[in-house]
Context: one part of a larger RNA
RNA sequence: UGACGGGGGUCCGCACAAGCGGUGGAGCAUGUGGUUUAAUUCGAUGGUACGCGAGGAACCUUACCUGGGCUAGAAUGCCCCUGACAUUUCCAGAGAUGGGAAGUUCCGCAAGGACAGGGAGCAAGGUGCUGCAUGGCUGUCGUCAGCUCGUGCCGUGAGGUGUUGGGUUAAGUCCCGCAACGAGCGCAACCCCUUCCCUUAGUUGCCAGCACGUUAUGGUGGGGACUCUAAGGGGACUGCCCGCGCAAGCGGAGAGGAAGGAGGGGACGACGUCAAGUCAUCAUGGCCCUUACGCCCAGGGCUACACACGUGCUACAAUGGCCGGUACAGAGGGCAGCGAAGGGGCGACCUGGAGCAAAUCUUUCAAAGCCGGUCGUAGUCCGGAUUGGAGUCUGCAACUCGACUCCAUGAAGUCGGAAUCGCUAGUAAUCGCGAAUCAGCAUGUCGCGGUGAAUACGUUCCCGGGCCUUGUACA
Numbered sequence: 001u002g003a004c005g006g007g008g009g010u011c012c013g014c015a016c017a018a019g020c021g022g023u024g025g026a027g028c029a030u031g032u033g034g035u036u037u038a039a040u041u042c043g044a045u046g047g048u049a050c051g052c053g054a055g056g057a058a059c060c061u062u063a064c065c066u067g068g069g070c071u072a073g074a075a076u077g078c079c080c081c082u083g084a085c086a087u088u089u090c091c092a093g094a095g096a097u098g099g100g101a102a103g104u105u106c107c108g109c110a111a112g113g114a115c116a117g118g119g120a121g122c123a124a125g126g127u128g129c130u131g132c133a134u135g136g137c138u139g140u141c142g143u144c145a146g147c148u149c150g151u152g153c154c155g156u157g158a159g160g161u162g163u164u165g166g167g168u169u170a171a172g173u174c175c176c177g178c179a180a181c182g183a184g185c186g187c188a189a190c191c192c193c194u195u196c197c198c199u200u201a202g203u204u205g206c207c208a209g210c211a212c213g214u215u216a217u218g219g220u221g222g223g224g225a226c227u228c229u230a231a232g233g234g235g236a237c238u239g240c241c242c243g244c245g246c247a248a249g250c251g252g253a254g255a256g257g258a259a260g261g262a263g264g265g266g267a268c269g270a271c272g273u274c275a276a277g278u279c280a281u282c283a284u285g286g287c288c289c290u291u292a293c294g295c296c297c298a299g300g301g302c303u304a305c306a307c308a309c310g311u312g313c314u315a316c317a318a319u320g321g322c323c324g325g326u327a328c329a330g331a332g333g334g335c336a337g338c339g340a341a342g343g344g345g346c347g348a349c350c351u352g353g354a355g356c357a358a359a360u361c362u363u364u365c366a367a368a369g370c371c372g373g374u375c376g377u378a379g380u381c382c383g384g385a386u387u388g389g390a391g392u393c394u395g396c397a398a399c400u401c402g403a404c405u406c407c408a409u410g411a412a413g414u415c416g417g418a419a420u421c422g423c424u425a426g427u428a429a430u431c432g433c434g435a436a437u438c439a440g441c442a443u444g445u446c447g448c449g450g451u452g453a454a455u456a457c458g459u460u461c462c463c464g465g466g467c468c469u470u471g472u473a474c475a
Stems, first nucleotide, its partner, number of pairs: 001475002003472003007469007015459002019423005026314008034305002042053002064300007077122002079119005087102006106113002125289002128287003134283002136278003139274001141272001146185006152161003165176003191266004196234007206223002210221003237260001240254001241252004316416001320375007332363003337356002342351003382413001387408007429451007
């Protein structure tokens, strides 16, 4: 100087407390451990691994296993020789591949070029090892308020001072004081979304007034008022008032205002820590393999299953289930695509093809809600696992191993031990909708809106952290 303390002081955080909803019990989904296996490819492992890499394993992917094959090789540059290649087709084979037939080029003939086959080499290839050789990227402490430098001053020196102190703040934020005076990286602001207003613009959006038309609809003429769209601008700064205070600032049930004291949200992550993670995104040093640890193919596996854990979904019901009627979104996507009207089917879906590279068409009926009816506390008209049968769709192909529909079946489950998690407001809870990936496959992920709470006395305690101080046999 740090680190540490079941030392002290002080401050903060859904840290506790106060509340609301869960997990832990059940069934299923998914990841992991374990076990099994020819293989169940590899990585991630307290917090900071475990719906994580994977934003989508039937083949492919795929790295694993079994078997069948290749050895200048599946891909690339240079050299030599030969020939067009492509395409179509036949035979053998699981296919890779092997054998045969048809076919014969362009720039002006040649030279040369493109393409294909063969040959020698310089070279290739490796998801093989090392993340403790590395770059890049990332997690975490932590959006915590810290981390430092120049000069000066103090100290023999390590170092200190500044950065401590008194206030204040979300903040090393600002003020006052001070052997310090300044500065940098962080904080904040500048950026984006959202909340109010104005200007400009008026189609594909809008419809107040006027006119036309319809069973009905901005449908039509027209209009720019309104909504909205998208570009610019305004607006909030403790600016004003009162109180306290040297000041910074704090309090106010204050005024005005759409918004008030950082209005709400996002992007943004200091010096560093964990030899943290990644050699399997990529790049890369070294090491290793080279008729194989490279490459091609078929099938299988990654989907196994006495079990254990994490994360979720659905429930156990009446604030509910079922039936009928009836409202109201936002944000996205769409041409090898979205697919309307109409028709068929109980349904998944099929047919049909209008319109649409979209404020035009379409996805697109939002659901919870509201109105009416039924059920009457029961393992039920709760719950839907499992199983049987019949189908639909995607795809060369759903046996291993897809999703969905219909009929039948109807398991566990009556609110969950010890323990444990999230959340302070348009939040939790609850309800549906969309997108990426994607032929198909969503309870996951990322977004969107609808309905919309309870509680916070307080900082003694648990956990994590900041500052000052103290002890130390630790570095």
Molecule: small-subunit ribosomal RNA, 3' major domain
Organism: uncultured bacterium